[in-house]
RNA sequence: AGAGGCCGCCGGAUGGUCGCCGGUCGGCUGCACGGCAGCCCGAUCGGAGGAAAGUCCGGGCACCACAGGGCAGGGUGCUGGAUAACGUCCAGGGGGGGCGACCCCACGGACAGUGCCACAGAAAGCAAACCGCCGCGCCCCGCCGGGCGCGGCAAGGGUGAAACGGUGCGGUAAGAGCGCACCAGCAGCCCGGGUGACCGGGCUGGCUCGGCAAACCCCACCCGGUGCAAGGCCGAAUAGGAGGGCGAACCCCCACCAGGGGGUGAAGGGUGGCCCGCCCGGCGCCCUCGGGUCAGGCCGCUCGAGCGGCCGGGUAACCGGCCGCCUAGAGGAAUGACCAUCGCGCCGGCUCAGGAUUCUGGCCGGCGAACAGAACCCGGCUUACAGGCGGCCUCUGGCG
RNA sequence: GGGCCACUAGCUCAGGCGGUUAGAGCGCGGUCCUGAUAAGACCGAGGUCUGUGGUUCGAGUCCACAGUGGCCCACCA
Numbered sequence: 001a002g003a004g005g006c007c008g009c010c011g012g013a014u015g016g017u018c019g020c021c022g023g024u025c026g027g028c029u030g031c032a033c034g035g036c037a038g039c040c041c042g043a044u045c046g047g048a049g050g051a052a053a054g055u056c057c058g059g060g061c062a063c064c065a066c067a068g069g070g071c072a073g074g075g076u077g078c079u080g081g082a083u084a085a086c087g088u089c090c091a092g093g094g095g096g097g098g099c100g101a102c103c104c105c106a107c108g109g110a111c112a113g114u115g116c117c118a119c120a121g122a123a124a125g126c127a128a129a130c131c132g133c134c135g136c137g138c139c140c141c142g143c144c145g146g147g148c149g150c151g152g153c154a155a156g157g158g159u160g161a162a163a164c165g166g167u168g169c170g171g172u173a174a175g176a177g178c179g180c181a182c183c184a185g186c187a188g189c190c191c192g193g194g195u196g197a198c199c200g201g202g203c204u205g206g207c208u209c210g211g212c213a214a215a216c217c218c219c220a221c222c223c224g225g226u227g228c229a230a231g232g233c234c235g236a237a238u239a240g241g242a243g244g245g246c247g248a249a250c251c252c253c254c255a256c257c258a259g260g261g262g263g264u265g266a267a268g269g270g271u272g273g274c275c276c277g278c279c280c281g282g283c284g285c286c287c288u289c290g291g292g293u294c295a296g297g298c299c300g301c302u303c304g305a306g307c308g309g310c311c312g313g314g315u316a317a318c319c320g321g322c323c324g325c326c327u328a329g330a331g332g333a334a335u336g337a338c339c340a341u342c343g344c345g346c347c348g349g350c351u352c353a354g355g356a357u358u359c360u361g362g363c364c365g366g367c368g369a370a371c372a373g374a375a376c377c378c379g380g381c382u383u384a385c386a387g388g389c390g391g392c393c394u395c396u397g398g399c400g
Numbered sequence: 401g402g403g404c405c406a407c408u409a410g411c412u413c414a415g416g417c418g419g420u421u422a423g424a425g426c427g428c429g430g431u432c433c434u435g436a437u438a439a440g441a442c443c444g445a446g447g448u449c450u451g452u453g454g455u456u457c458g459a460g461u462c463c464a465c466a467g468u469g470g471c472c473c474a475c476c477a
Base pairs, nucleotide, nucleotide: 001396002395003394004393005392006391007390008389009388010387012342013341014340015339016338017337018336020047021046022045023044024043025042026041027040028038029037030036031035049371053382054381056380057379058378059377060376061227062226063225064224068276069275070274071273073223074222075221076220077219078092079091080090081089082088093107094105095104096103097102108218109217113216114215115212116211117210130157131156132153133152134151135150136149137148138147139146140145165183166182167181168180169179170178184208186205187204188203189202190201191200192199193198231299232298233297234296241289242288243287244286245285246284249264250263251262252261253260254259268280269279270278291476292475293474306325307324308323309322310321311320312319313318344368345367346366347365348364349363350362352361353360354359401473402472403471404470405469406468407467410426411425412424413423419457428444429443430442431441432440450466451465452464453463454462
């Protein structure tokens, strides 16, 4: 100098003018008046993101049991840890890629069972022989050789994504783990290291029995449902309308009666697919249609697994302690527009400076600045993104 | 805001638990028929199966992510 790898960060700044949303304070007005309200006014303070997005996962929160048992269904899938939890993150193991820094992997089980493996090929998973090699018999033939039949073989060829270990020696009619040596792989046992996944080593064995589980399935672990349009309170209006479904009873107390209260509990309902359980359960509940509402107002609604700094523990993810800070809460939905200056990038010019026409700096002019916008709140993943900054590392080339 | 579904030729749709060339109807183009048109007959073109990655020998089909389009959910009594 060129080409890369990993990690982290920023994603305009300041000022002015006019506006928007919210909090606080003050003024004015109204009322049923220590307060509340106002589409009234003023002051002051605050006002989008790294992804606010996709809604792909996980949790908080709310209601239904306090979320309980079983079946069904869904999800995850090497090991250890982190965490509120996760399909996320960190560290490690194994496999694969790269010269390397580093990167990628849904990575349990195919001797529990079922199924599939097209075409080609003899044969696609328990058996098989097309060409071929070899032996014997018969026939043709002068010989070489050829044909037919019976049998042996799987070394070589050929097919395929995949063909039942590889190399060598022996052996044989030809061959073959048929035998042997070494290597690869599998199973069992033992030793050593590691929390573990696993790694290293030794002995023995049959010589050796594909692939697909992001096919059904098996194993282990996890998961109740619905979602802030959850849910609670208030107000207004309408027909508290129509149809359908379901509704044994018993006991106790009060009372003169009428009646009232409590308990057990069937049908039914809450309940999402089912069963159990739990709760409600004699004028009540559920379903469908219909009706009404400026689709009203307030709460939930933002202080939280919060942010920043320092210290400590841990390889790390992360955790703990102390100090400081408060940082949007709208509801057809606010954070915008314009101007000036500066900063950034690109292009052109001046020929001013550094020895020098290509480099750097200075000055002038023009152009450009992304992806995108909170909607109950968090932790992740994924996707989009003009331009820029910082740190560590690798490879190649040149010079010293 | 939340939940759910679909995407295959210009349009509407098939495609069984993955198998090699993805089909049908309408439409489009050409030829024949007719004096000419319509109808009819014959032939043909037209597909990144929404995109990207993965599993597999092999993906329209299985899995993940993304994109586009569509549907449904308010309160009161």